[in-house]
RNA sequence: GGAUGAUUAGCUCAGCGGUAGAGCGUUCGCCUUACAAGCGAAGGGUCGGGGGUUCAAAUCCCUCAUCAUCCA
Numbered sequence: 001g002g003a004u005g006a007u008u009a010g011c012u013c014a015g016c017g018g019u020a021g022a023g024c025g026u027u028c029g030c031c032u033u034a035c036a037a038g039c040g041a042a043g044g045g046u047c048g049g050g051g052g053u054u055c056a057a058a059u060c061c062c063u064c065a066u067c068a069u070c071c072a
Base pairs, nucleotide, nucleotide: 001071002070003069004068005067006066007065010024011023012022013021018055026042027041028040029039030038048064049063050062051061052060
């Protein structure tokens, strides 16, 4: 320098045009003599930045950034 993949909640990830989700973690409640486990609830998001297409974009296209792998 080139190719491919990835970037979504604190962490690990799903969702591939039509209201953003799960598990774990956090907080609170129930349970317990108490703790853990279990059950219930709450909180938590500029969907990496910018631009384009569309009635509508996390999703499609372009560009930049970061990370990983491969080629030279």